Model confidence (mean pLDDT): 87 of 100. Predicted 3D model of a 497-nucleotide part of an RNA (small-subunit ribosomal RNA, 5' domain) from an uncultured bacterium.
[in-house]
Context: one part of a larger RNA
RNA sequence: GGAUGAACGCUGGCGGCGUGCCUAAUACAUGCAAGUCGAACGGAGUGCAGCGAUGCAUUCAGUGGCGAACGGGUGAGUAACGCGUUGGUAACCUGCCCUGGAGAGAGGGAUAACAGGCCGAAAGGCUUGCUAAUACCGCAUGAGCAGUGGAGGAAUAGCAGCUUCACUGCAAAGGGAGUAAUCCGCUCUGGGAGGGGCCUGCGACCCAUCAGCUAGUUGGUAAGGUAACGGCCUACCAAGGCGAUGACGGGUAGGGGACCUGAGAGGGUGGCCCCCCACAAUGGAACUGAAACACGGUCCAUACACCUACGGGUGGCAGCAGUAGGGAAUAUUGCAUAAUGGGCGAAAGCCUGAUGCAGCAACGCCGCGUGUGCGAUGAAGGCCUUCGGGUUGUAAAGCACUUUUGACCGGGAAGAGGAAGGACGGUACCGGUGGAAUAAGCCUCGGCUAACUACGUGCCAGCAGCCGCGGUAAAACGUAGGAGGCGAGCGUUAUCC
Repeated sequence: GGAUGAACGCUGGCGGCGUGCCUAAUACAUGCAAGUCGAACGGAGUGCAGCGAUGCAUUCAGUGGCGAACGGGUGAGUAACGCGUUGGUAACCUGCCCUGGAGAGAGGGAUAACAGGCCGAAAGGCUUGCUAAUACCGCAUGAGCAGUGGAGGAAUAGCAGCUUCACUGCAAAGGGAGUAAUCCGCUCUGGGAGGGGCCUGCGACCCAUCAGCUAGUUGGUAAGGUAACGGCCUACCAAGGCGAUGACGGGUAGGGGACCUGAGAGGGUGGCCCCCCACAAUGGAACUGAAACACGGUCCAUACACCUACGGGUGGCAGCAGUAGGGAAUAUUGCAUAAUGGGCGAAAGCCUGAUGCAGCAACGCCGCGUGUGCGAUGAAGGCCUUCGGGUUGUAAAGCACUUUUGACCGGGAAGAGGAAGGACGGUACCGGUGGAAUAAGCCUCGGCUAACUACGUGCCAGCAGCCGCGGUAAAACGUAGGAGGCGAGCGUUAUCC
């Protein structure tokens, strides 16, 4: 000098765009953050029409489907194939989506809701009876797929696939809407796209005052397990495997794209944004599912907190706001689904603290303003003085002008593809009125280092980044005048280059 998620002191006019718990992965009151589908199903309620049967509309809990594994947060753990990059998978999976092929025959038994009864303070639960389905379960069919056995032929070091034969096994909701056309669905299977699992070469912290480490350990065989290879697990067998090219141990740490600095090489950092990973009070476990070992799911244990009729229950903000605490320190319990994106739905639409906006903060960057021109008798005042004067200083006053900004009045968007529909927002922007009006500070002045005098003080009070100043004329302390620097900021502290 540059830089910062900064803080502190003094000061503070406006706008745009960003950024904002770095500490206690501490504890959390309250509200919201994941629902949706009546065009899968039975029912209940309400309204309208009708004498009624019934029809239409609408709402709701339940069964069922899809979603809830995304999106959002945090960085605790992790020195690891976790990450980055290069390859591999002949060892693999893939809901929804796109595309091709082939199908959907005939049946069955339940159950919630509901009604009755019962237990409990509650949370919740038990029991009897009834009922539906795209819920559940046999059977049939097999273009097809899979398994086993056999045959064929070309690559490959070898192993897959492919063609073909036999045996065995495996489907489905002929559902929903519509007058219909048709559309949405269901089952099996090939391909694709996108997504993921696993393996692998290489790369990346400190300590040797850590030198030896290792029994599922290293390898084999068999069986199990997985979507899949594998000591992944188990039994048996062998005795291996790693290590100064740093094993093992300890400390520290999420990794990368990037960011800061630097001419570069390098050094430092990993906040915002993007990708990956890990975690969800702490520890463990599985269930469901295409995918989880699952932040706002389940079960168990622990700690904590709350309710209780003492028998027993309930909870998890590292989602958005907000509270307490900690701290030098970090914001609103805001508006809207208008846009973008997501979930569900045939759609209308519903949900969405994702997101878009607004609020607070000079926290940062950028831009603008606090006036412009003329104006000497060099006014007054201040300060200095050799008492002549010098300086503040064209500075002020005064005269002429302008109106950025601010105030008030009026108009008023784009952002929304074709009529309407905008949270932001009566905002941005435009026009008008009036008036210099509403707006300057901070640090420094001994040398480094731009900027000097007076007074006070008298090794005192104090200053200080280094050298060093202060003990009676201090350009170094304090005040004043003046000057220098930067300017809505200026200094200080901390950290990095």
It matches the Rfam family "Bacterial small subunit ribosomal RNA". On this family, see Yusupov et al., Science 2001: "Crystal structure of the ribosome at 5.5 A resolution". Its family is annotated with structural constituent of ribosome and ribosome in the Gene Ontology. The RNAcentral record of the full RNA draws on ENA and SILVA.